[in-house]
About this RNA:
This is a predicted structure of a 401-nucleotide RNA (Bacterial RNase P class A) from Streptomyces sp. MP131-18. RNAcentral holds the sequence, with entries from ENA and Rfam. Its mean pLDDT, the model's own confidence on a scale to 100, is 75.
RNA sequence: CGAGCCGGCCGGGCGGUCGCGUCGGGAUCUCCACGAUCCCGCCGAGGAACGUCCGGGCUCCACAGGGCAGGGUGGUAGGUAACACCUACCUGGGGCGACCCACGGGAAAGUGCCACAGAAAACAGACCGCCGGGGGCCACGGCCACCCGGUAAGGGUGAAACGGUGGUGUAAGAGACCACCAGCGCCCAGGGUGACCUGGGCGGCUUGGUAAACCCCACCCGGAGCAAGGUCAAGAGGGGCCCGGAAGGGCCCUGCGCGGACGACUGAGGGCUGCCCGCCCGAGUCCGCGGGUGGACCGCACGAGACCGGUGGCAACACCGGCCCCAGAUGGAUGGCCGCCUCCCCCGCACGCCGCAAGGCCACGGGGCGACAGAACCCGGCGUACAGGCCGACUCGUCCG
Numbered sequence: 001c002g003a004g005c006c007g008g009c010c011g012g013g014c015g016g017u018c019g020c021g022u023c024g025g026g027a028u029c030u031c032c033a034c035g036a037u038c039c040c041g042c043c044g045a046g047g048a049a050c051g052u053c054c055g056g057g058c059u060c061c062a063c064a065g066g067g068c069a070g071g072g073u074g075g076u077a078g079g080u081a082a083c084a085c086c087u088a089c090c091u092g093g094g095g096c097g098a099c100c101c102a103c104g105g106g107a108a109a110g111u112g113c114c115a116c117a118g119a120a121a122a123c124a125g126a127c128c129g130c131c132g133g134g135g136g137c138c139a140c141g142g143c144c145a146c147c148c149g150g151u152a153a154g155g156g157u158g159a160a161a162c163g164g165u166g167g168u169g170u171a172a173g174a175g176a177c178c179a180c181c182a183g184c185g186c187c188c189a190g191g192g193u194g195a196c197c198u199g200g201g202c203g204g205c206u207u208g209g210u211a212a213a214c215c216c217c218a219c220c221c222g223g224a225g226c227a228a229g230g231u232c233a234a235g236a237g238g239g240g241c242c243c244g245g246a247a248g249g250g251c252c253c254u255g256c257g258c259g260g261a262c263g264a265c266u267g268a269g270g271g272c273u274g275c276c277c278g279c280c281c282g283a284g285u286c287c288g289c290g291g292g293u294g295g296a297c298c299g300c301a302c303g304a305g306a307c308c309g310g311u312g313g314c315a316a317c318a319c320c321g322g323c324c325c326c327a328g329a330u331g332g333a334u335g336g337c338c339g340c341c342u343c344c345c346c347c348g349c350a351c352g353c354c355g356c357a358a359g360g361c362c363a364c365g366g367g368g369c370g371a372c373a374g375a376a377c378c379c380g381g382c383g384u385a386c387a388g389g390c391c392g393a394c395u396c397g398u399c400c401g
Stems, first nucleotide, its partner, number of pairs: 001397004006392005012341007020044002023041007046372001050383002053381005058225004065277004070221005075089005090104001091102004105216002110214002112210003127155002129151006135144003163181006182206001184203008229298004237254007256290007269281003305324001307322006344368005352361003
């Protein structure tokens, strides 16, 4: 320098101006307050706030028991509040390599399935071929897709044809037998926490794939969700009291009216979810018609928190110390415009450099682009989208030292 691989980070900056939201302070107005307007100050989206796919916190249901059913996870060890996440390692596969990929338990418990092609697709199978016997023809060399039988060595089909190579053997063949190799199972020794690895011995000689097919094994899982859940206000209608001659007005209580069904311990209904058992709450519950209110506050912003430093650990991560407070809207704020600068692209181009040339580089000038997307109870992950840019470790190749 070229090609590559892995990881981390940023996701425009400054100024002016006009605006917006929460909170704090102040001023003014008023029906004096929880209101309105104005001013000042602080803070004001993201690496994914996204998809809502997993896991948790929190809340309520009875702190939620047993069984069946259902769902999930699946190499090992660790991390974590937890996980389907992360880290390290093992095994298998890919790459010369840095490194990458794996939904990675069980297929000699059982069942099912295996397209097309092929004779045959799973305790197999004779289409061609080979061999033996019979038959037919014959020019006596042989020939026959004629019949019966043997044969999985050869051909052909396929993703896959029931171990591979060599030999013995045979009519031809075959783990039928032998040697070596591969694979499987068992045993022993050594190493490792473990998955597993290395070495040795024995055995029957061989066992296809598929479990994101049923199934088996081990472990895990109660349900619903911030419209969770809670507090207050208001309200139609009804009842009572007071003022008043009346019309009307004020205050208090309850929280609507009508109809129907079921039920009040012989217990409706509910917790509770698909079912059963068991347990608990329990006096109202459900349906139809009509009417009213449809507001405020808490939850809700101090948290598995951010940053800096140290210690332990290969790492994920944990612990310790310091320091900081960092959005809380509810028709939903976090924005618009202008100027300068930066980054990238395009056009023109002085001087100069390179090149035989065409042309290229370049100060400068002009123009253009800047993504994906946007909190709504909160965290940890995963997945997906993303203009452009920065940094670091490593590998391979070439050249130079």